[in-house]
RNA sequence: CUCGGCGAGCGGGCGAUCGCGCCUCCGGAUCUCCGGAGGUGAGGAAAGUCCGAGCACGACAGGAUGACGGUGGUGGGCAACACCCACCGGCCCGUGGACUGCGGGUCAGGGACAGUGCCACAGAGAACAGACCGCCGAUGCGACCUCGGUCGCAGGCAAGGGUGAAACGGUGCGGUAAGAGCGCACCGCCCGUUCCGGUGACGGACGGGGCACGGCAAACCCCACCGCGUGCAAGCGCAAGCAGCUCGGAGCGACGGCUCGCCGUCGCACCCGUGAUCCGCGGGUCCGAGCGGGUGGCGUGCAGGAGGUCGUCGGCGACGGCGGCCCCAGAGACAUGAUCGCCUCGCGGGAGGCUCGCUUCCCGCGAACGGAACUCGGCUUACAGCUCGUCCCAGUCCA
RNA sequence: CGGGCUGUAGCGCAGUUUGGUAGCGCGCCAUACUGGGGGUGUGGAGGUCGCAGGUUCAAAUCCUGUCAGCCCGA
Numbered sequence: 001c002u003c004g005g006c007g008a009g010c011g012g013g014c015g016a017u018c019g020c021g022c023c024u025c026c027g028g029a030u031c032u033c034c035g036g037a038g039g040u041g042a043g044g045a046a047a048g049u050c051c052g053a054g055c056a057c058g059a060c061a062g063g064a065u066g067a068c069g070g071u072g073g074u075g076g077g078c079a080a081c082a083c084c085c086a087c088c089g090g091c092c093c094g095u096g097g098a099c100u101g102c103g104g105g106u107c108a109g110g111g112a113c114a115g116u117g118c119c120a121c122a123g124a125g126a127a128c129a130g131a132c133c134g135c136c137g138a139u140g141c142g143a144c145c146u147c148g149g150u151c152g153c154a155g156g157c158a159a160g161g162g163u164g165a166a167a168c169g170g171u172g173c174g175g176u177a178a179g180a181g182c183g184c185a186c187c188g189c190c191c192g193u194u195c196c197g198g199u200g201a202c203g204g205a206c207g208g209g210g211c212a213c214g215g216c217a218a219a220c221c222c223c224a225c226c227g228c229g230u231g232c233a234a235g236c237g238c239a240a241g242c243a244g245c246u247c248g249g250a251g252c253g254a255c256g257g258c259u260c261g262c263c264g265u266c267g268c269a270c271c272c273g274u275g276a277u278c279c280g281c282g283g284g285u286c287c288g289a290g291c292g293g294g295u296g297g298c299g300u301g302c303a304g305g306a307g308g309u310c311g312u313c314g315g316c317g318a319c320g321g322c323g324g325c326c327c328c329a330g331a332g333a334c335a336u337g338a339u340c341g342c343c344u345c346g347c348g349g350g351a352g353g354c355u356c357g358c359u360u361c362c363c364g365c366g367a368a369c370g371g372a373a374c375u376c377g378g379c380u381u382a383c384a385g386c387u388c389g390u391c392c393c394a395g396u397c398c399a
Numbered sequence: 400c401g402g403g404c405u406g407u408a409g410c411g412c413a414g415u416u417u418g419g420u421a422g423c424g425c426g427c428c429a430u431a432c433u434g435g436g437g438g439u440g441u442g443g444a445g446g447u448c449g450c451a452g453g454u455u456c457a458a459a460u461c462c463u464g465u466c467a468g469c470c471c472g473a
Stems, first nucleotide, its partner, number of pairs: 001395002004392002006389005012343007020041009043369001047380002050378005055231004068227005073087005088109001089107007110222002115220002117216003132161002134157003139154006169187006188211001189209005195204003235300004244291006251268008270284005307326008344367011400472007409425004419456001427443006449465005
C1' cells in the first nucleotide's frame, strides 16, 4: 500500500429568485383578512408499531391463591426493558499440518432421575432394547468316526456387518471357546469435598464409581421472576347558540265606555299527532328569567426534557458524577418546496502533458433510503456514495 | 391509533389444530371413439407451499423477522 473480517462516523455545501407553515413586532382594514420586517422549520432511520416507560382516565384501593400472557447462564448499566456492557459455557468460521494461542460470529443458554407424550420411513431391535447377517459351540446331548476330530442341536456372544437422525461410552493392550468395563492405561461421563481461585456463572485440584442416566420443553408441563384495563380520538377547561326542562306573564279580532291604557260585550281560532273524514283527546303557538347534556367548535394536554453539546473525573465497558454553554419543528386536511448558478463526490467519453499510469482541461449523466403529528428509551427493517481505526488475518514492496 | 384474517399448480380451494412421501375440482398436453367439432374414456405434465432466518433427525405445519393484500373498530 492492497484484500478480507470487525467496529465507528458522515449522509451533500454556498448564493440568488419565487413560494409555504408557525411565532413576535409594526401598519391598514374591522371579525379575522391584507401588507411589511425579523426569527424559526424533519431523520438516522421521522418508517414498521415489535418491546419498555412517562402521562391521563377507569377499576381495585390490603393480602393470598388460581387462570392467562411474558421472561429465563452470571454479574453489572438503565426510570424500565425481550435493550446495552463485561464475563462464563456450548457450537461454528478465519489463521494453522494439528494443539495452544489470537481475532470474529452465534446461542429462546432454567429443568428430560415430578409426571404425560412423540421419535415417521428403514431396520431383527427405538428406551431400562435387540440375535437379521455373523462369531463361538469351551460346557451338555445326539450322530459319524481313520479315535486326532467332524457335523447337528441346546446354548453362549452386543466385537464386526447392515438399517437409521439416533443402536445403551471411545482408543489400545490383556483376557476368552468366541466375546464383553470382564481387567488395566489414557480420554470422556457421573457423584462427593469443612480444598484452591472467582462477587458469581464457572474453572481447577483431590477422592470415589466401571458407566447407571438417548433426543425433543420454539410438545404439554414443572420451577423462579414479572405483568390491573384502556389509550392523546387518553383526559381537562370554556362561552355563545340550539334541543329539552322549570317558573312567571300574555289569546286574537270587532264594537262600546272612560280617568287614554285599562274595563265590558260579541265573534273566532291556527298547526302537529292519533291511517283518512267528523267529533273527541293530547301537545304546541308570543314574551321574560333560570337550569342546561353532548359534540367534529375554541383553548389546553403540546414542546425545558429520564434534553442536547463541550470539558473534566471515576469505571475494562455499558454508563455515572461535577462544571460551562445552548433552546432545538410544532400544523390540525395537514407547511418544511421548486428553478438557476458555482463548488464537492462518483461514473463514462474526448483532448493535451509526461516520469506511461498518473495528472490538467472540456462535455454528458448520476448523488440513495425516505417526511414529524402526545413524548421519550430501545429493537427491527430500507439505504447511492464517502471517510476513519495504536484492532485481527493474509499478500506485495521498502528499511 | 387499535384489533383480526389470508398468501399452497394457470384459476378456485383442502392439508397447519396432533411436524413424517403435498392433494381435490376446473383448466392444459397426448391419445382412443367420430368424416370433423363437441362430449366421454385412458394416460400424463405442471409446486422456491409469499420471502429470510432459527428450533428439530425431519418444517406448508412450530418460533422470530419481513413483504403484499383484505376486513373490522374508535
Two RNAs folded together computationally: RNase P RNA and transfer RNA, 473 nucleotides in total. Rfam match: Bacterial RNase P class A. Clan: RNaseP clan.